[in-house]
């Protein structure tokens, strides 16, 4: 000094909070329930957010074969392959809010 498509996009999970639903508490009520209001996520949950270093899928990539072809570094189809490695703050940002989200495979460390 150098990041390999260290590829893209859904789905899901670990994880995350609290707008909404639910749950719990209090108030309102002479009392109970409903309704309404406030509080609670050191409330299991539903909705929600969600991983570069979690899973899986599709597309893409690469190789081979076949076909088409204007013969091009082209197109289509089929079949297969790989996706390895990866320690990591503080701080800031978004939505209601937070986070393994984003800045960020960043700074730094090795």
């Nucleotide at each position: 000094g150098a990041a390999u498509c260290a590829g893209u996009u859904g789905c899901c999970u670990a994880g995350g909070g609290u707008u909404c639903c639910g749950c719990g508490g209090c108030g309102u009520c002479a009392g109970c329930g409903a309704g309404c209001g406030c509080c609670g996520g050191a409330c299991u949950g539903g909705u929600c957010c969600g991983a570069g270093a979690g899973g899986g899928a599709a597309c893409g990539g690469c190789a081979c074969g076949g076909c088409c072809g204007a013969c091009a570094u082209g197109g289509c189809c089929g079949c297969g392959c790989a996706g390895a490695c990866a320690c990591g703050g503080a701080g800031g940002g978004a939505c209601a809010a937070a986070a393994g989200c984003c800045c960020g495979g960043g700074a730094g460390a090795u």
Guanidine-I riboswitch aptamer from Paenibacillus albicereus, 110 nucleotides, folded computationally.
The sequence is in RNAcentral, with records from Rfam.